[in-house]
RNA sequence: AUCUAGAGGGGUGGAGGGACUGGCCCAGUGAAGCCCCGGCAACCACCUCGAACUUCGGUUCGAGGGGAGGUGCCAACUCCAGCAGGUCGCACCGCAAGGGCACCUGGAAGAU
Repeated sequence: AUCUAGAGGGGUGGAGGGACUGGCCCAGUGAAGCCCCGGCAACCACCUCGAACUUCGGUUCGAGGGGAGGUGCCAACUCCAGCAGGUCGCACCGCAAGGGCACCUGGAAGAU
């Protein structure tokens, strides 16, 4: 900085998996892990252009490109929420204060 896009088959294995907590899901019509093949994306690297700087070797920043290299990814919006604030919202709970639900904004955490 980005996270509402995108992309799965086979073999092996044999009960877990979706980070954590709570939900809600996936899983013997076969989870995780491992192997093979395939795919997605474009972070690094690479190429082109521009700008600034330069010890003239190059460096940095920006825009674009392709997919032969490295990494990542291929259920569900990062599956949803978690903390804070807000909203002519709600056929909900409560005597009330208030709570619950929904939605919005920001944050936290996590991933790359």